[in-house]
Context: one part of a larger RNA
RNA sequence: GGACGAACGCUGGCGGCGUGCCUAACACAUGCAAGUCGAACGGGAUCCAUGGGAGCUUGCUCCCGGAAGAUCUAGCGGCGAACGGGUGAGUAACACGUGAGAAACCUACCCCGGAGUGGGGAAUAACCCGAGGAAACUCGGACUAAUACCGCAUACCUUCCGAUGACCGCAUGGUCCGUUGAAGAAAGAUUCAUCGCUCCGAGAUGAUCUCGCGGCCUAUCAGCUAGUUGGUGAGGUAACGGCCUACCAAGGCUUCGACGGGUAGCUGGUCUGAGAGGAUGAUCAGCCACACUGGGACUGAGACACGGCCCAGACUCCUACGGGAGGCAGCAGUGGGGAAUAUUGCGCAAUGGGCGAAAGCCUGACGCAGCAACGCCGCGUGCGGGAAGAAGGCUCUCGGGUUGUAAACCGCUUUCAGCAGGAACGAAACUGACGGUACCUGCAGAAGAAGGUGCGGCCAACUACGUGCCAGCAGCCGCGGUGACACGUAGGGACCAAGCGUUGUCC
Numbered sequence: 001g002g003a004c005g006a007a008c009g010c011u012g013g014c015g016g017c018g019u020g021c022c023u024a025a026c027a028c029a030u031g032c033a034a035g036u037c038g039a040a041c042g043g044g045a046u047c048c049a050u051g052g053g054a055g056c057u058u059g060c061u062c063c064c065g066g067a068a069g070a071u072c073u074a075g076c077g078g079c080g081a082a083c084g085g086g087u088g089a090g091u092a093a094c095a096c097g098u099g100a101g102a103a104a105c106c107u108a109c110c111c112c113g114g115a116g117u118g119g120g121g122a123a124u125a126a127c128c129c130g131a132g133g134a135a136a137c138u139c140g141g142a143c144u145a146a147u148a149c150c151g152c153a154u155a156c157c158u159u160c161c162g163a164u165g166a167c168c169g170c171a172u173g174g175u176c177c178g179u180u181g182a183a184g185a186a187a188g189a190u191u192c193a194u195c196g197c198u199c200c201g202a203g204a205u206g207a208u209c210u211c212g213c214g215g216c217c218u219a220u221c222a223g224c225u226a227g228u229u230g231g232u233g234a235g236g237u238a239a240c241g242g243c244c245u246a247c248c249a250a251g252g253c254u255u256c257g258a259c260g261g262g263u264a265g266c267u268g269g270u271c272u273g274a275g276a277g278g279a280u281g282a283u284c285a286g287c288c289a290c291a292c293u294g295g296g297a298c299u300g301a302g303a304c305a306c307g308g309c310c311c312a313g314a315c316u317c318c319u320a321c322g323g324g325a326g327g328c329a330g331c332a333g334u335g336g337g338g339a340a341u342a343u344u345g346c347g348c349a350a351u352g353g354g355c356g357a358a359a360g361c362c363u364g365a366c367g368c369a370g371c372a373a374c375g376c377c378g379c380g381u382g383c384g385g386g387a388a389g390a391a392g393g394c395u396c397u398c399g400g401g402u403u404g405u406a407a408a409c410c411g412c413u414u415u416c417a418g419c420a421g422g423a424a425c426g427a428a429a430c431u432g433a434c435g436g437u438a439c440c441u442g443c444a445g446a447a448g449a450a451g452g453u454g455c456g457g458c459c460a461a462c463u464a465c466g467u468g469c470c471a472g473c474a475g476c477c478g479c480g481g482u483g484a485c486a487c488g489u490a491g492g493g494a495c496c497a498a499g500c501g502u503u504g505u506c507c
Base pairs, nucleotide, nucleotide: 001507002506003505004504006503007502008501009500010499013379014378015377016376017375018374019372020371021337026335027334028333030332031331032330035079036078037077041075043073044072045071046070047069051064052063053062054061055060056059086290087289088288096214097213098212099211100210101209102208106206110203112201113200114199115198116197118152120150121149128141129140130139131138132137157184158183159182160181165176166175167174168173188195189194216262217261218260223253224252225251228250229249230248231247232246233245235243265287266286267285268284269280270279271278272277292313293312294311295310296309315326316325317324318323343369345368346367347366351365352363353362354361355360382412383411384410385409392403393402394401395400416448418443419442420441421440422439426434451496452495453494455492456477457476458475462491463490464489465488466487472479473478
């Protein structure tokens, strides 16, 4: 000198764009943050045409019943809930980055191609009846539906077993032809346009695994290791593999730093620097890990699952004491910690996501608004004239000098802010939270808008008074003990400017 997610002191006009718990991965009141589909299904509720009855003010009111239809819906079922959002605790590791490999693998929805969708069965929730419980909720009996569940048929096809052959490769091996046998499917809905369902092949996307190389400190850590290293059999997985297990062998790693300890999410990037390098990893983007703490599996194409389940623990809450409920490192917000970090806002209008045939519903993702000079950028706080120079202040050798064209005064302008009128783009159509906002026009009036820190040297800017080694200053050198340009005040002057200084950290 530059930089900052900054804080503190003094000060503070406007706008645009960004940014905003770095500390306690501390505890959380309250609301919201993941639903949707009646075009899979049975039921329920409401409305309603026609009809029957009653009243009369003869065109209304009331009661009963209620097809077709419309709307809503607890349950069953499907898809989603594994995305999106948060945090950085753990992790020195194939976690990340980069480059390869998988002849050892999976992939719902989507795209393309091929083949098919035949015929049956048994249940169960809802509803009803009964029972238990303070509650959370649970139990028994009887009934019923499906795109829920289960056999059977069929098999272009797929998988497996056995034998033969051909071709190829990268070691295990891969591909193909023909043949015998075994096993394996399906679901319907509709407003008739379609949307679905099953099997197979291929693609796309996503995931998983393996390896080369790369990136912290410490030797005041020198030896480490028993599933350890390898093999065989069996198991397990989507899949290879000590992944697991039984047996066998005795191996494997290490001064090119094993093992241990400390610290730490990694990267694109960011800051600095001429570069090499050093430091760093907020916001944005990619990957990873975590979701009160520890462990576990279930469902599913995908989880060992933030707003799912089970167990244990700590904590909080309810209780009729028998037993239950909970998890903000989602968005707001509260307490606490701290030098320190915002609203319990508006909207699904846009972009994107889930479901749905669609209308649409949901969406604290997101779009906006609010707060904060926290940062960057831009603008303003007037412009011109105006005296050998007012007053006042300061100073003086008392002549003067300086403040100083500065003010007054004259003329002009109106950015921004203010008031009034008009008024968008963002949306092709219905649809605009922002917002009567941006922007445009008009009006008034210099009107509403300047401070902070230095002034001994480094370092730009000097005098007076007060103080008297006191009070104090100070980044370093150093000032102050009676003429202090260094302390305090004033005048002047310097540098920056809606900021200026200080502190902290990095280069």
Small-subunit ribosomal RNA, 5' domain from an uncultured prokaryote, 507 nucleotides, folded computationally. RNAcentral holds the full RNA, with entries from ENA. Its Rfam family is "Bacterial small subunit ribosomal RNA". The coordinates come from a structure-prediction model, not an experiment, and the mean pLDDT is 86.